[in-house]
RNA sequence: GGCCCAAUGGUCUAGUCGUAUGAUUCUCGCUUUGGGUAUUCUCAAGUGCGAGAGGUCACGGGUUCAAUUCCCGUUUGGGCCC
Numbered sequence: 001g002g003c004c005c006a007a008u009g010g011u012c013u014a015g016u017c018g019u020a021u022g023a024u025u026c027u028c029g030c031u032u033u034g035g036g037u038a039u040u041c042u043c044a045a046g047u048g049c050g051a052g053a054g055g056u057c058a059c060g061g062g063u064u065c066a067a068u069u070c071c072c073g074u075u076u077g078g079g080c081c082c
Base pairs, nucleotide, nucleotide: 001081002080003079004078005077006076007075010024011023012022018065025053026052027051028050029049030048031046032045033044034043035042036041058074059073060072061071062070
């Protein structure tokens, strides 16, 4: 230098032109177990339950009624070739 692939909540991940999925994380409530206490109070834990928070879908432009998705360019990372 040429070619190919990837980029989606803090982390990991599904998806595809028509409201972006799940896990994990965090917060709150309930519950269970254990501890403390004067208490209907409090502390801790959970492969228990529920609710909520958290996303400019890497960046810029184009096509379209509509783009995370299609097209072009850029950036970053990975792979192959010279």

Background
RNAcentral holds the sequence, with entries from ENA and Rfam. Predicted 3D model of an 82-nucleotide RNA (transfer RNA). Its Rfam family is "tRNA". By type it is a transfer RNA. About the family: Transfer RNA (tRNA) molecules are approximately 80 nucleotides in length. Its mean pLDDT, the model's own confidence on a scale to 100, is 81.